A computed fold for a 534-nucleotide part of an RNA from an uncultured prokaryote, annotated as small-subunit ribosomal RNA, 5' domain.
Context: one part of a larger RNA
RNA sequence: GAUUGAACGCUGGCGGCAUGCUUAACACAUGCAAGUCGAACGGCAGCAUGACCUAGCUUGCUAGGUUGAUGGCGAGUGGCGGACGGGUGCGUAACGCGUAGGAAUCUGCCCAGUAGCGGGGGAUAGCCCGGAGAAAUCCGGAUUAAUACCGCAUAAGCCCUUCGGGGGAAAGCAGGGGAUGGAUCUUCGGACCUGUCGAUGUUGGAUGAGCCUGCGUCGGAUUAGCUUGUUGGUGGGGUAAUGGCCUACCAAGGCAACGAUCCGUAGCUGGUCUGAGAGGACGAUCAGCCACACUGGGACUGAGACACGGCCCAGACUCCUACGGGAGGCAGCAGUGGGGAAUAUUGGACAAUGGGCGCAAGCCUGAUCCAGCAAUGCCGCGUGUGUGAAGAAGGCCUUAGGGUUGUAAAGCACUUUCAGUAGGGAAGAAAAGCCAGACGCUAAUACCGUCAGGUCUUGACGUUACUUACAGAAGAAGCACCGGCUAACUCUGUGCCAGCAGCCGCGGUAAUACAGAGGGUGCGAGCGUUAAUC
Numbered sequence: 001g002a003u004u005g006a007a008c009g010c011u012g013g014c015g016g017c018a019u020g021c022u023u024a025a026c027a028c029a030u031g032c033a034a035g036u037c038g039a040a041c042g043g044c045a046g047c048a049u050g051a052c053c054u055a056g057c058u059u060g061c062u063a064g065g066u067u068g069a070u071g072g073c074g075a076g077u078g079g080c081g082g083a084c085g086g087g088u089g090c091g092u093a094a095c096g097c098g099u100a101g102g103a104a105u106c107u108g109c110c111c112a113g114u115a116g117c118g119g120g121g122g123a124u125a126g127c128c129c130g131g132a133g134a135a136a137u138c139c140g141g142a143u144u145a146a147u148a149c150c151g152c153a154u155a156a157g158c159c160c161u162u163c164g165g166g167g168g169a170a171a172g173c174a175g176g177g178g179a180u181g182g183a184u185c186u187u188c189g190g191a192c193c194u195g196u197c198g199a200u201g202u203u204g205g206a207u208g209a210g211c212c213u214g215c216g217u218c219g220g221a222u223u224a225g226c227u228u229g230u231u232g233g234u235g236g237g238g239u240a241a242u243g244g245c246c247u248a249c250c251a252a253g254g255c256a257a258c259g260a261u262c263c264g265u266a267g268c269u270g271g272u273c274u275g276a277g278a279g280g281a282c283g284a285u286c287a288g289c290c291a292c293a294c295u296g297g298g299a300c301u302g303a304g305a306c307a308c309g310g311c312c313c314a315g316a317c318u319c320c321u322a323c324g325g326g327a328g329g330c331a332g333c334a335g336u337g338g339g340g341a342a343u344a345u346u347g348g349a350c351a352a353u354g355g356g357c358g359c360a361a362g363c364c365u366g367a368u369c370c371a372g373c374a375a376u377g378c379c380g381c382g383u384g385u386g387u388g389a390a391g392a393a394g395g396c397c398u399u400a401g402g403g404u405u406g407u408a409a410a411g412c413a414c415u416u417u418c419a420g421u422a423g424g425g426a427a428g429a430a431a432a433g434c435c436a437g438a439c440g441c442u443a444a445u446a447c448c449g450u451c452a453g454g455u456c457u458u459g460a461c462g463u464u465a466c467u468u469a470c471a472g473a474a475g476a477a478g479c480a481c482c483g484g485c486u487a488a489c490u491c492u493g494u495g496c497c498a499g500c501a502g503c504c505g506c507g508g509u510a511a512u513a514c515a516g517a518g519g520g521u522g523c524g525a526g527c528g529u530u531a532a533u534c
Base pairs, nucleotide, nucleotide: 001534002533003532004531006530007529008528009527010526013381014380015379016378017377018376019374020373021339026337027336028335030334031333032332035080036079037078040077041076043073044072047071048070049069050067051066052065053064054063055062056061057060087292088291089290096217097216098215099214100213101212102211105209106208110205111204112203113202114201115200118152120150121149128141129140130139131138132137158167159166160165172197175194176193177192184191185190218264219263220262225255226254227253230252231251232250233249234248235247236246237245267289268288269287270286271282272281273280274279294315295314296313297312298311317328318327319326320325345371347370348369349368353367354365355364356363357362384414385413386412387411394405395404396403397402418475420470421469422468423467424466428461433455434454435453437451438450439449440448478523479522480521481520482519483504484503485502489518490517491516492515493514499506500505
């Protein structure tokens, strides 16, 4: 000099864009952060509508009841999603990360192809009845549905094979049509035709993931030897898959001064800061990967987890309890206590972007977009402009003449950025929906799909950005320093005292070095100090 996720002191007008627990991976009150689908299912607790019945009468209203008939829907079965998104950096010196390769693998949803979707069965939750318990919750009985579950049939491809053969699937549900065609059945609803979304087997792709390897990746030798599933082989097991991954047997290997082992420290990278560069230091925000979710262990489900807001066990802690037993996990967003020099609101909205579910409408989304707080940083703007010598008054100095503050002020003439008040006012919005049209599908002018057109709306921010008018210089300057380094000097007070100080050093009666004042210098909504890095 540059820099910082900074802090402290004094001061503080506005805006834009960023950033904001670096410490206790300390403990957490409260609210929210993952749901959704009735177009899978039985149903109907609640709300609304209709129909029916009863009562009152004011004769079309009110009240009560019945009915899942309709819109919908609490709880439940079932499906998909809770493995993403969000947080933190404890652990880890490691194939963890970075980079370059590899072969023995899996991959829900998605895309393309291909084959099939036939016919049956038994349960179970819910509801109802009964019981246990303070509660959490649990037990028994009866009954019921499915895209839940299980056989049978079929098997192009698939898997196994001793090549003879053997094994193995599926699920339905909205919409439309009814002489469109010819017929048939019918419980008059439909079977039927069409068709959307789905379900099954398999091939390929895409995406994602698992595994292996070369090289690189901090300090210590006052750590020199380390290792027995250890190193390799064979058989077997296990996995989606290779492999001592595991196991039995056999061999005795493997690593190390090119630093093994041990100890300490640490998430890694793209990058950030500095520097002319080489290098050095760091790894906040943003992005990629990894690890973790009160501590330790374990598996289940699933395409995917050994799972932050799932389960089980053990432990510590907190809470409830009828003392028998139970409940919990903010390193999600806010917020609280504590620690600390130190770090924000218990805010708004799903309008946009994206995600989950759904045919869709839509619902959910503390992701996200915004707002609030903080000069924490960077950038921009303002706090007026011109004129004005009687060089006013006052202050300070003085050799007492004067000098300086100083065109500075006042005065005169202007301007109105920003802030203020009152109006106008973009863009972020494209869709979806509805209407009629073309094409495709089709028996069809339904339905559905794809296009171009019209229409109707949808904004948290928001009193937005921007802009117009109004009034008035009106509301807006400080901080540090002035002995040398280092730009900037005098007076008074003090008297080795009080004090200053980054280094040299000042102060003991004329202190440009302490304190105050006048003046000056530097930077400026900041300025200094401290800490840290180059």